RNA sequence: CCAGGAACAAGGCACACCUGUCGGAAGGCAGGGCCGCAAAGCCACGGGGCCCACCUCUCGGUCGCAACGAAGCGUCCGGGAGAGGCCGGCCGGGUUGCCCGG
Numbered sequence: 001c002c003a004g005g006a007a008c009a010a011g012g013c014a015c016a017c018c019u020g021u022c023g024g025a026a027g028g029c030a031g032g033g034c035c036g037c038a039a040a041g042c043c044a045c046g047g048g049g050c051c052c053a054c055c056u057c058u059c060g061g062u063c064g065c066a067a068c069g070a071a072g073c074g075u076c077c078g079g080g081a082g083a084g085g086c087c088g089g090c091c092g093g094g095u096u097g098c099c100c101g102g
Base pairs, nucleotide, nucleotide: 001102002101004100005099012037013036017032018031019030020029021028022027035089041095042094043093045092046091047090048087049086050085051084055082056081057080058079059078060077061076063074064073065072
């Protein structure tokens, strides 16, 4: 330097679930727990998934105003999209790293 191997040695992390806590939620944090992981260390750059209280656009319905030819404005309910948020143990990418091997 490679990131090939997980036998050796030292170890590391911690799924689900439970408790507490933060959040509107996805989910995060702490403790317990231990399914698994050779990067299940770190980074939201790309893809993908999840949330959607608030904001923007759009579609449908409802009520009111207006109009009476329609268009239009506003309230409420529901759907979709965007923005936003979350997921690194979903994949890719970047980066650092113990032992052995080359």
The RNA shown here (c-di-GMP-I riboswitch aptamer) has 102 nucleotides and comes from an Actinomycetota bacterium. It was read from a public genome assembly, where an Rfam model found it.